Description: Predicted 3D model of a 73-nucleotide RNA (transfer RNA) from an uncultured Coriobacteriaceae bacterium.

[in-house]
RNA sequence: GUCCCCGUCGUCUAGCGGCCAAGGACGCCGGCAUCUCAAACCGGUAACGGAGAUUCGAAUCCUCCCGGGGGCA
Numbered sequence: 001g002u003c004c005c006c007g008u009c010g011u012c013u014a015g016c017g018g019c020c021a022a023g024g025a026c027g028c029c030g031g032c033a034u035c036u037c038a039a040a041c042c043g044g045u046a047a048c049g050g051a052g053a054u055u056c057g058a059a060u061c062c063u064c065c066c067g068g069g070g071g072c073a
Stems, first nucleotide, its partner, number of pairs: 001072007010026004018056001027045005049065004
């Protein structure tokens, strides 16, 4: 330089145009409970890498950029 794959809560992950102002698990916070702590149970917390385009509608399709991984040179 070129080609391919990936990027979603603190972490892991679901999503495949509308049912999702994004769900689950763990974590964290609060409650409940206990002599105390933990577990269980209840509630809360927090995310689509950035910009643009297509569309009535985009996490999802397309383009460019950024970051990570890999192949070739």

Background: Its Rfam family is "tRNA". From the family's description: Transfer RNA (tRNA) molecules are approximately 80 nucleotides in length. It was read from a public genome assembly. The coordinates come from a structure-prediction model, not an experiment, and the mean pLDDT is 80.